The prediction has a mean pLDDT of 86. The part of an RNA shown here (small-subunit ribosomal RNA, 5' domain) has 530 nucleotides and comes from an uncultured prokaryote.
[in-house]
Context: one part of a larger RNA
RNA sequence: GAUUGAACGCUGGCGGUAGGCUUAACACAUGCAAGUCGAGCGGAAACGAAGGGAGCUUGCUCUCAGGCGUCGAGCGGCGGACGGGUGAGUAACGCGUGGGAAUUUGCCCAGUAGUGGGGGAUAGCCCGGAGAAAUCCGGAUUAAUACCGCAUAAUCUCUACGGAGUAAAGGUGGCCUCUCCUUGGAAGCUAUCGCUACUGGAUAAGCCCGCGUCAGAUUAGCUUGUUGGUGAGGUAAAGGCUCACCAAGGCGACGAUCUGUAGCUGGUCUGAGAGGAUGAUCAGCCACACUGGAACUGAGACACGGUCCAGACUCCUACGGGAGGCAGCAGUGGGGAAUAUUGCACAAUGGGCGCAAGCCUGAUGCAGCCAUACCGCGUGUGUGAAGAAGGCUCUAGGGUCGUAAAGCACUUUCAAUUGUGAAGAAAAGCCUAAAAUUAAUACUUUUGGGUCUUGACGUUAACUUUAGAAGAAGCACCGGCUAACUCCGUGCCAGCAGCCGCGGUAAUACGGAGGGUGCAAGCGUUAAUC
Numbered sequence: 001g002a003u004u005g006a007a008c009g010c011u012g013g014c015g016g017u018a019g020g021c022u023u024a025a026c027a028c029a030u031g032c033a034a035g036u037c038g039a040g041c042g043g044a045a046a047c048g049a050a051g052g053g054a055g056c057u058u059g060c061u062c063u064c065a066g067g068c069g070u071c072g073a074g075c076g077g078c079g080g081a082c083g084g085g086u087g088a089g090u091a092a093c094g095c096g097u098g099g100g101a102a103u104u105u106g107c108c109c110a111g112u113a114g115u116g117g118g119g120g121a122u123a124g125c126c127c128g129g130a131g132a133a134a135u136c137c138g139g140a141u142u143a144a145u146a147c148c149g150c151a152u153a154a155u156c157u158c159u160a161c162g163g164a165g166u167a168a169a170g171g172u173g174g175c176c177u178c179u180c181c182u183u184g185g186a187a188g189c190u191a192u193c194g195c196u197a198c199u200g201g202a203u204a205a206g207c208c209c210g211c212g213u214c215a216g217a218u219u220a221g222c223u224u225g226u227u228g229g230u231g232a233g234g235u236a237a238a239g240g241c242u243c244a245c246c247a248a249g250g251c252g253a254c255g256a257u258c259u260g261u262a263g264c265u266g267g268u269c270u271g272a273g274a275g276g277a278u279g280a281u282c283a284g285c286c287a288c289a290c291u292g293g294a295a296c297u298g299a300g301a302c303a304c305g306g307u308c309c310a311g312a313c314u315c316c317u318a319c320g321g322g323a324g325g326c327a328g329c330a331g332u333g334g335g336g337a338a339u340a341u342u343g344c345a346c347a348a349u350g351g352g353c354g355c356a357a358g359c360c361u362g363a364u365g366c367a368g369c370c371a372u373a374c375c376g377c378g379u380g381u382g383u384g385a386a387g388a389a390g391g392c393u394c395u396a397g398g399g400u401c402g403u404a405a406a407g408c409a410c411u412u413u414c415a416a417u418u419g420u421g422a423a424g425a426a427a428a429g430c431c432u433a434a435a436a437u438u439a440a441u442a443c444u445u446u447u448g449g450g451u452c453u454u455g456a457c458g459u460u461a462a463c464u465u466u467a468g469a470a471g472a473a474g475c476a477c478c479g480g481c482u483a484a485c486u487c488c489g490u491g492c493c494a495g496c497a498g499c500c501g502c503g504g505u506a507a508u509a510c511g512g513a514g515g516g517u518g519c520a521a522g523c524g525u526u527a528a529u530c
Stems, first nucleotide, its partner, number of pairs: 001530004006526005013377006019370002021335001026333003030330003035078003040075002043071002047069002051064006085288003094213007103205002108201008116150001118148002126139005156165003170193006179186003214260003221251003226248008263285004267278004290311005313324004341367001343366003349363001350361004380410004390401004414471001416466001419463002424457001429451008474519005479500003485514005495502002
């Protein structure tokens, strides 16, 4: 000199853009943060709207009837493995980079083939019981895209190459051309969403290897599933991954082992560079979710807001037994020099579910607080010598603050005030035309046209009206380094100080004043890095 996730002191007008527990991975009150699908299912606890009937108090009650819009609880599907947080652990194939072969991959895309015919249960509901509660038990009954056989099947799997084995589920909209009953409907046709098997792709993930990746030798030897082989088991998959047997290997001064410290990287800061330091925000990877352990489900977890066991802690209890996990967003206590609101909205972007409408979304978009940082703007402009008053100083004449002020003339950024008012909105829905599909002018899909709306921010940005210099300057320093000097007080005292050093009666170094210098909505100090 530059820099900081900074803090402290004094001061403080506005805006934009960023950032905001670096400490206790300490403990947490309260609310919210993961749901959704009735176009899978049996149904109807709640709410609502037409209708019919009854009673009347004439706008209410009961009822027909889950019939409709919808929908609590339940079965079922998909998603809760993403998104969000934290950096405790980890010196490791964890990360970075470059390669590799022995693998899996829900949803998505392309292709091929199929989607036939049956069965038995079980939640819920009902009845009964146990318990303070959490919850649990028994009986009866019921549905499915839940579950299980059968059939069929290969380019799939196994194979002794003869063969053997293996699947599925239906839903919704529309129609009557063909068949059957015939208003119309169906086991029929059709469109669409699904389902099953296989192949390929895409995406994602698992695994292996070369090289690189902090300090200590006052850590020199370490290792027995250890190193390799054979065989088996196990995994989606190679492999001592695990086991039996056999051999005695493997690593190490090119630093093994041990100890300490630490998430890694793109980057960031500094520097001319080489390098040094660092890893907040943003992005990629990893690890963790009260502590330790374990598996289940699933395409994917050994799972932050799932399960089980143990432990510590907190809470409830009828003492028999139960409940909980903010390193999600806010917020509280505590720790600390120190770090924010128990806010608004799903309007946009994205995610989950759904045919869709839509619902959910503390992701996200915004707002609030903080000079924490960077950037920009303002606090007026011109004129004005009687060099006013006043302060300070003085050799008492004067000098200086100083064109500074007052006065006169102007301007109105920003703030205040009045009104106008973009962009962030494209879709979806509805109507309609064409094309595709089809038996079909139905339905559905695609494309085009029209129409109707959807904004948290928001009293938005921007523009505009009105008024008036009106509302807006401090902080540090002035002995040398280092830009900037005098007076008074003090008298080795009080004090200053980054270094040298000042102070013991004329202190430009202490304290005050006047003046000056530097930076400026900041200035200085402290800490840290180069």